[in-house]
A computed fold for a 73-nucleotide RNA from a Candidatus Omnitrophota bacterium, annotated as transfer RNA. RNAcentral holds the sequence, with entries from ENA. Its Rfam family is "tRNA". It is annotated as a transfer RNA. The source organism's lineage runs through Bacteria, Pseudomonadati and Candidatus Omnitrophota.
RNA sequence: GCCGAGUUAGCUCAGGUAGUAGAGCGCAGGACUGAAAAUCCUGGCGUCCCCAGUGCAAGUCUGGGACUCGGCA
Numbered sequence: 001g002c003c004g005a006g007u008u009a010g011c012u013c014a015g016g017u018a019g020u021a022g023a024g025c026g027c028a029g030g031a032c033u034g035a036a037a038a039u040c041c042u043g044g045c046g047u048c049c050c051c052a053g054u055g056c057a058a059g060u061c062u063g064g065g066a067c068u069c070g071g072c073a
Base pairs, nucleotide, nucleotide: 001072002071003070004069005068006067007066010025011024012023013022019056027043028042029041030040031039049065050064051063052062053061
């Protein structure tokens, strides 16, 4: 330099054919216990990496950029 994959909650990751952004873990509060652990209940206003475009509507499609990983040279 060229090609590919990825970037969404504190962490690991889903998100179909564009139509209200989610799960597990963790965390906080509560129940239970003599006290803990385990278990159960409740709690998410996340600039969906950035800028622009298309469209009634974009995490999702298009263009450009940034960063991470892999391959080729």